[in-house]
């Protein structure tokens, strides 16, 4: 110097001027006020309320190699295993396929209780073009995949038919906490692939959701209770007297008892609207030293307090300057234009994933070139 590979940080700066949301204050005014993702709402939680004796067992859903973190995860991290890269490095839903059931498109003779298209070899037949009958999975061909692979011996031709090295299956020994890896010994090999099809094993899993969810509570209107006045019709000699209805009273009928009825009244209670407050900003929190462990994490001291809104505040505009980007000049550079990604709390955390102009810093690979 190219070319690449990891990982981390940042996201215009400073100042004036208007203005908005929080808190302080009598006020004046001070203080403060988004983001790595505040975003998808895709997972593990805390909280809160409903359900639920305990245990078990089934449906459903969901996780899936081993080992550690961690409140928990499907997340981080460290290992193993496959696969991709010359290499830093990356990427894999990575349990079971001798429980059992289904599927395996086009092609192909055959996609699994295996099979003979061609093609090789035998025997037979023949009009010498073939034809039949048997045998061969080495060779072609088809395919994402074809029934272990090379070589060698064998043989009519072949074949694990038999050897050898590779693959594989058991066995037990060694290392490793384990996935798992080695060497060795047996066994000619005995069972293709899919479980992001059912399903099998094995761990986990109540439901709602901050509009949860509690406390306070108006005005109106409506209920409840007590007191107060008042209480159908008709007849009479009208504070009484006779006589006849209604509703509590819901099968009909008779008989009797007890009760009620209206008010723009008055005072008390309860419910539940509006609205207000809690929840809600102190917490699995952050920062920094040092210790522990490859690490993710963890522990000790010390420090700090950082948005709370509820139609929802966090704006705007002006100057100066830095940068992308563009033009121009005589390379270095210089002059002039030009402006700021991706988006934006809504109880809170830990994740993941998606978005994202542009700078910056570390750490490693491979190549070429010099010493």
């Nucleotide at each position: 110097g190219c070319a690449g590979g990891g990982g981390g940080c940042u996201g215009g700066a400073u100042g004036g001027c208007c203005g908005c949301g929080g808190c302080a204050g009598c006020a004046a005014u001070g203080c403060u006020g988004a983001g790595g993702a505040a975003a998808g709402u895709c997972c593990g939680g805390a909280c809160u309320c409903c359900a639920u004796a305990a245990g078990g067992u089934g449906a459903c859903g969901g996780u899936g190699c081993c080992g550690g973190g961690u409140a928990a995860c499907g997340c981080c991290c460290g290992g193993c295993g496959g696969g991709g890269g010359c290499a830093a490095c990356c990427c894999c839903a990575g349990g079971g396929a001798a429980a059992g059931c289904g599927c395996c498109a086009c092609a192909g003779a055959a996609a699994a209780c295996a099979a003979a298209c061609c093609g090789c070899c035998u025997g037979c037949g023949u009009c010498c073009g073939c034809g039949c009958a048997g045998g061969u999975a080495a060779g072609g061909g088809u395919g994402a995949a074809a029934c272990g692979g090379u070589g060698g011996g064998g043989u009519a031709a072949a074949a694990g038919c038999c050897c050898a090295c590779c693959g594989g299956g058991c066995g037990g020994c060694u290392g490793g906490c384990a996935a798992c890896a080695g060497a060795c010994g047996c066994c000619g090999c005995a069972u293709g692939g899919c479980a992001a099809g059912c399903c099998c094993c094995a761990c986990c899993g109540g439901g709602a959701g901050c509009a949860a969810u509690g406390c306070c509570g108006a005005a109106u209107a409506g209920g409840g209770a007590u007191c107060g006045c008042g209480c159908g019709c008709g007849g009479g000699a009208c504070a009484c007297c006779c006589g006849c209805a209604g509703g509590g009273c819901c099968a009909c009928c008779u008989u009797g008892c007890c009760c009620c009825a209206g008010c723009a009244g008055a005072u008390c209670c309860g419910g539940g609207u509006a609205g207000g407050c809690a929840g809600c900003a102190c917490g699995a929190u952050c920062c920094g030293u040092c210790g522990g462990g490859c690490a993710a994490c963890c522990g000790c001291c010390g420090g700090a307090c950082a948005a709370g809104a509820u139609g929802a505040a966090u704006g705007g505009u002006c100057a100066u300057c830095c940068a992308a980007c563009c033009g121009c000049c005589u390379u270095g550079g210089g002059c002039g234009g030009g402006g700021g990604a991706c988006a934006a709390a809504a109880u809170c955390c830990g994740g993941c994933u998606u978005a994202c102009a542009g700078g910056c810093c570390c750490c490693c690979u491979g190549c070429a070139c010099a010493g």
About this RNA:
This is a predicted structure of a 371-nucleotide RNA (Bacterial RNase P class A) from Paracoccus sp. (in: a-proteobacteria). The model forms 94% of the base pairs in the Rfam consensus. Rfam family: Bacterial RNase P class A. Rfam describes the family as follows. Ribonuclease P (RNase P) is a ubiquitous endoribonuclease, found in archaea, bacteria and eukarya as well as chloroplasts and mitochondria. The family's RNA type in Rfam is ribozyme. The gene name in the source record is rnpB.